[in-house]
RNA sequence: GUCACACCCUCGGGGUGCCCGGCGCAAACCGGGCUGAGACGUUCCAAUUUGUGGACGAACCCGUUGAACCUGACCCGGUUGAUACCGGCGGAGGGAAGGGGGCGGCUGUCGCU
Numbered sequence: 001g002u003c004a005c006a007c008c009c010u011c012g013g014g015g016u017g018c019c020c021g022g023c024g025c026a027a028a029c030c031g032g033g034c035u036g037a038g039a040c041g042u043u044c045c046a047a048u049u050u051g052u053g054g055a056c057g058a059a060c061c062c063g064u065u066g067a068a069c070c071u072g073a074c075c076c077g078g079u080u081g082a083u084a085c086c087g088g089c090g091g092a093g094g095g096a097a098g099g100g101g102g103c104g105g106c107u108g109u110c111g112c113u
């Protein structure tokens, strides 16, 4: 100098679903169940032929060796009460990282024997 690895610091990305019942032209509702790492909490505004949005936080997962997650996609086949799951699409297109110090390997230079 470089490579690999564990560690530390700071930072960043992401999703929060499915089913049943109740209540109800009124609500970002109530109860139960399922899967999952995760389905949570607080708060704000609005519309009304709709149980639908945003912000902040929490836990969790993931950060280029990137299938966390998004798009195609309310996709196709299997399976299931439904999601989930398995296979396909498909290693397709996207997708968030920098620094520190340590041990070791390899290598360069200099000095000594």
Base pairs, nucleotide, nucleotide: 001106002105003104005102007100008099009098010097011063012062013061014060017034018033019032020031021030022029040057041056042055043054044053069094070093071092075088076087077086078085